Source information: The prediction has a mean pLDDT of 76. Predicted 3D model of a 322-nucleotide RNA (Bacterial RNase P class A) from Psychroflexus maritimus. Lineage of the source: Bacteria > Pseudomonadati > Flavobacteriia > Flavobacteriales > Psychroflexus. It was read from a public genome assembly, where an Rfam model found it. The model forms 98% of the base pairs in the Rfam consensus.
[in-house]
RNA sequence: AUAGCAGACCGCCUUAUCGCUUUUUGAAUCUAUCAAAAAGAGGAAAGUCCGGACACCAUAGCACGGCAUAGCGGGUAACACCCGUCAUUUUUGCUUAUUGCAAGAAUAGGACAAGUGCAGCAGAAAGAAUGUACAGGUUAAGCUGUAGUGAAAUCAGGUAAACUCUAUGCGGUGAAAUACCAUGUAAACCAAGGCUUGAGGUUUGUGCGGCCAAUCUUGGAGGGUAGGUAGUUUGAGCUUUUUGGCAACAAAAAGUCUAGAUAAAUGAUAAGGGUUUCAAUGUGUUGAAAUACAGAAUCCGGCUUACAGGUCUGCUUUUUUU
Numbered sequence: 001a002u003a004g005c006a007g008a009c010c011g012c013c014u015u016a017u018c019g020c021u022u023u024u025u026g027a028a029u030c031u032a033u034c035a036a037a038a039a040g041a042g043g044a045a046a047g048u049c050c051g052g053a054c055a056c057c058a059u060a061g062c063a064c065g066g067c068a069u070a071g072c073g074g075g076u077a078a079c080a081c082c083c084g085u086c087a088u089u090u091u092u093g094c095u096u097a098u099u100g101c102a103a104g105a106a107u108a109g110g111a112c113a114a115g116u117g118c119a120g121c122a123g124a125a126a127g128a129a130u131g132u133a134c135a136g137g138u139u140a141a142g143c144u145g146u147a148g149u150g151a152a153a154u155c156a157g158g159u160a161a162a163c164u165c166u167a168u169g170c171g172g173u174g175a176a177a178u179a180c181c182a183u184g185u186a187a188a189c190c191a192a193g194g195c196u197u198g199a200g201g202u203u204u205g206u207g208c209g210g211c212c213a214a215u216c217u218u219g220g221a222g223g224g225u226a227g228g229u230a231g232u233u234u235g236a237g238c239u240u241u242u243u244g245g246c247a248a249c250a251a252a253a254a255g256u257c258u259a260g261a262u263a264a265a266u267g268a269u270a271a272g273g274g275u276u277u278c279a280a281u282g283u284g285u286u287g288a289a290a291u292a293c294a295g296a297a298u299c300c301g302g303c304u305u306a307c308a309g310g311u312c313u314g315c316u317u318u319u320u321u322u
Stems, first nucleotide, its partner, number of pairs: 001318001003316008012273007020040008042293001046304002049302005054174004061208004066170005071085005086109001087107008110165002115163002117159002132147005178230004189220005200212004235257001237256008274291007
């Protein structure tokens, strides 16, 4: 320098003018007006696939059903996630050449003698099955051996992200959750049922059991309202250093505060530059085009998917120079 694999980070920049939202300060006519300052969409905000925080409900139980996980150890608030190691499969290189070594990659990695299934074509026949060919053997007999077809041919093996079995585990709902305040009307009318011998409601699904429940429940007709506040962003947070650990990560110290909208703000215009591609070329440059995936809505930890281009690190291979 080249090729491959793995990982991490960035992903347009600057200036000017105008505009939007929130917070703070000041003024004022105390309206949501003016001025100044600060901040303002991601590594995936996407998918809604997992796990939680938080809020509310449920005497928070039993049985059945359903769902999830699956070598061993560790991490974490927890996980189907992450780290290490073993096993199996596999790539590259070396080598004593399918024997080992090194560096990677993948794996929903327990059980096929508990049971039931599945395997086209070919073949005589694909399993409580079969008798094609040759040879041996028998009272008789696929009884024995070989060949042929096929991935697989004698109490066959394979397959469980086939049904299933084993072991372990699992309450539900979701910020339109919830909590509070205000306004207003008709706790009125009709029908059926019911009032402790409990209608109805609730407990993921079903049953039992439990709990709540009487100006009650369901239906009809009719009347009033649909406004505001909180939840709402200081967190299992982030950055750096030290110590421990193979690592994931943990502890300590110092520093830091970085949207909070509610029909939904976080932008528009202009100029100059950066990067990439193409063309020309006097090798100094010039011109043209493009500039990724994509937009918060309670919050956090993961997984999966999308991504023009750039930078860095590690390992392996090839080549060159010293």